[in-house]
Context: one part of a larger RNA
RNA sequence: CGUAGGAUACUUGAGAAGGGCUGUCCCUAGUACGAGAGGACCGGGACGGACGAACCUCUGGUGUGCCAGUUGUUCCGCCAGGAGCACGGCUGGUUAGCUACGUUCGGAAGGGAUAACCGCUGAAAGCAUCUAAGCGGGAAGCCUGCUUCAAGAUGAGGUAUCCCACCCCUAGAGGGUUAAGGCCCCCAGCUAGACGACUGGGUUGAUAGGCCAGAAAUGUAAGCCCGGUAACGGGUUCAGUUGACUGGUACUAAUAGGCCGAGGA
Repeated sequence: CGUAGGAUACUUGAGAAGGGCUGUCCCUAGUACGAGAGGACCGGGACGGACGAACCUCUGGUGUGCCAGUUGUUCCGCCAGGAGCACGGCUGGUUAGCUACGUUCGGAAGGGAUAACCGCUGAAAGCAUCUAAGCGGGAAGCCUGCUUCAAGAUGAGGUAUCCCACCCCUAGAGGGUUAAGGCCCCCAGCUAGACGACUGGGUUGAUAGGCCAGAAAUGUAAGCCCGGUAACGGGUUCAGUUGACUGGUACUAAUAGGCCGAGGA
């Protein structure tokens, strides 16, 4: 821009893409078959491999402004307690998130038309013949079925709901104020994301931060007291501290405002 008014939701599915893999074992059954050795079809079940998707409950990984321990050194006047630097200094743990080495699931079943092939009926050709007329069966393959995208499918679809039929003129494919609605702007997003976009919110407010409470993590802070010459130990103390998690709470920031947008050839 189009989809002959303007919108907001929800959809149909022409078409396109994906997927389609496979092994071992058990039962049927040591049956059918076979002199024996051996050893099935059909049907049913279990467990796998590779591949793929989703997810984070578990097990792990990561977790650079979480917690603790600790070395050297500089500084905060000293002690104590801390801070900086040394690969996050090193080491031990670890929430959220993201992940695989983790968990769950998938390939199908079913339907239709067929290939090779197997048939029924059956003439030409009194027989025979699956074929000439006619009618069946038959594959991991084909069309579906399953998942995703999808009306620019210009063949531009459908449904529901909302807005109305205004004003001006030079009377046209004009201009203007608006409606429903939308956008700008602003605050945010771990449901989104390179940026746009998307999603949520904008005081009639819990959107983010802060604060409060909890979860979870770390592992018993500092100070003081007691014991010990001391290193250190014990008590106060399952303490103290804390990023992302959960629930609250207007303290801070979402102020103030602006613009677009039908009148139905």